[in-house]
Context: one part of a larger RNA
RNA sequence: UGACGGGGGCCCGCACAAGCGGAGGAACAUGUGGUUUAAUUCGAUGAUACGCGAGGAACCUUACCCGGGUUUAAAUGUAGAUUGCAUGAGGUGGAAACACUUCUUUCCUUCGGGACUAUUUACAAGGUGCUGCAUGGUUGUCGUCAGCUCGUGCCGUGAGGUGUCGGGUUAAGUCCCAUAACGAGCGCAACCCUUAUCGUUAGUUGCCAUCAGGUCAAGCUGGGCACUCUAUCGAGACUGCCACCGUAAGGUGUGAGGAAGGUGGGGAUGACGUCAAAUCAUCAUGGCCUUUAUGCCCAGGGCGACACACGUGCUACAAUGGGGCGCACAGAGGGAAGCGAUACAGCGAUGUGGAGCGGAUCCCAGAAAGCGUCUCUCAGUUCGGAUUGUAGUCUGCAACCCGACUACAUGAAGCCGGAAUCGCUAGUAAUCGCAGAUCAGCCAAGCUGCGGUGAAUACGUUCCCGGGCCUUGUACA
Numbered sequence: 001u002g003a004c005g006g007g008g009g010c011c012c013g014c015a016c017a018a019g020c021g022g023a024g025g026a027a028c029a030u031g032u033g034g035u036u037u038a039a040u041u042c043g044a045u046g047a048u049a050c051g052c053g054a055g056g057a058a059c060c061u062u063a064c065c066c067g068g069g070u071u072u073a074a075a076u077g078u079a080g081a082u083u084g085c086a087u088g089a090g091g092u093g094g095a096a097a098c099a100c101u102u103c104u105u106u107c108c109u110u111c112g113g114g115a116c117u118a119u120u121u122a123c124a125a126g127g128u129g130c131u132g133c134a135u136g137g138u139u140g141u142c143g144u145c146a147g148c149u150c151g152u153g154c155c156g157u158g159a160g161g162u163g164u165c166g167g168g169u170u171a172a173g174u175c176c177c178a179u180a181a182c183g184a185g186c187g188c189a190a191c192c193c194u195u196a197u198c199g200u201u202a203g204u205u206g207c208c209a210u211c212a213g214g215u216c217a218a219g220c221u222g223g224g225c226a227c228u229c230u231a232u233c234g235a236g237a238c239u240g241c242c243a244c245c246g247u248a249a250g251g252u253g254u255g256a257g258g259a260a261g262g263u264g265g266g267g268a269u270g271a272c273g274u275c276a277a278a279u280c281a282u283c284a285u286g287g288c289c290u291u292u293a294u295g296c297c298c299a300g301g302g303c304g305a306c307a308c309a310c311g312u313g314c315u316a317c318a319a320u321g322g323g324g325c326g327c328a329c330a331g332a333g334g335g336a337a338g339c340g341a342u343a344c345a346g347c348g349a350u351g352u353g354g355a356g357c358g359g360a361u362c363c364c365a366g367a368a369a370g371c372g373u374c375u376c377u378c379a380g381u382u383c384g385g386a387u388u389g390u391a392g393u394c395u396g397c398a399a400c401c402c403g404a405c406u407a408c409a410u411g412a413a414g415c416c417g418g419a420a421u422c423g424c425u426a427g428u429a430a431u432c433g434c435a436g437a438u439c440a441g442c443c444a445a446g447c448u449g450c451g452g453u454g455a456a457u458a459c460g461u462u463c464c465c466g467g468g469c470c471u472u473g474u475a476c477a
Base pairs, nucleotide, nucleotide: 001477002476003474004473005472007471008470009469010468011467012466013465015461016460019424020423021422022421026315028313029312030311031310032309033308034306035305042053043052064301065300067298068297069296070295072124077123078122079121080120081119082118084116088103089102090101091100092099093098106115107114108113126290127289129288130287131286135284136283137279138278139277140275142273147186148185149184150183151182152181153162154161155160166177167176168175192267193266194265195264197235198234199233201231202230203229206225207224208223211222212221213220238261241255242253243252244251245250304443317417321376322375323374324373325372326371327370333364334363335362338357339356343352344351345350383414388409389408390407391406392405393404394403430453431452432451433450434449435448436447
């Protein structure tokens, strides 16, 4: 100087407390361990691995296994030797890759040779082979925590200290006062995006207050740009004003005004560093290893196994509910080998024809919880839907291993979950549906967004966990 203490002081955080809802019990989905296997490819392992890399494993992917084939599948040539083809069409063997075979088949020339093609040899190439403890780049975490440093000066023999401490204050090393320190840098904040209000400009594909026409109905038509909206530029919030407290910074206020009040809400943004943290399998790269194989091509299998254990989810155990019928209200997205209205066929998945739309115009598109009404009456049930059987639909060369969906039948466990444990402070939790990426299809109940309905509670900081500052002890570094 740090680190540590079941030392002290001050402070913060869904850390506890106060509440609400979960998970832990059941079935299923998914990841992992283990076991099994010819192979179950590899990586990730407390917090910071385990719906993670994977934002799509039937083939491909694919790295694994078995079997077959090959010695260059691809880039680029250099040197030597040999050759006249390459390509295309057909045949045989074969699961394919591939092998064999038939036909077709170069140019210039001073005849020395040259160009091009093919084969071959060497160099070279190839490797998802090893080392993340040789590395770059990227990332997680402490932590969006308030810290981490420097120049000059001063103090100390020196390591170092001071500044950065003290008194206040703040979300903040934020600011004020004080001060052997005076300044500065990286962080904080602000500048950026979005959302909440108003104005300007613009008015189609958006809108419809007024006028006219029109319909079963409808901005449907003329017309208009008021309003909504869209999207460009501005305004607006700064403790600016008032009261009280305070030297100041600042604090308090059911104060005023205002759409918004004290960082308005959300996002992006992650200091010096820590964990020899993660990644050689995104990529790049040193070294090592391999080179008729640890490279490459193909077919089939495997990554999907299953006494079991754990994590993350989903559906339930019902009446604040299940079922039938009717009625209503979003936002944000996507669309051409696409979205597909409408009509017809089918109980349905879907099929056949097909308008419109590269889209504020057309389509996906029916939002669902909700509201009204009828029914069920507490039961393993009209709860729950696993599992299984049969018949189908669609995608795709192909759904046996191993796809999703539909109809009928079947109708398991489960009656609210032990110890212990998780999330959340407001448009949040809870609950309800919608869309997208990837994608032929889909194992999505995942992920990323979007809106609808919409709570309870916080006395407080004694305790648990993590963190910040000061101080103290130390036989630790």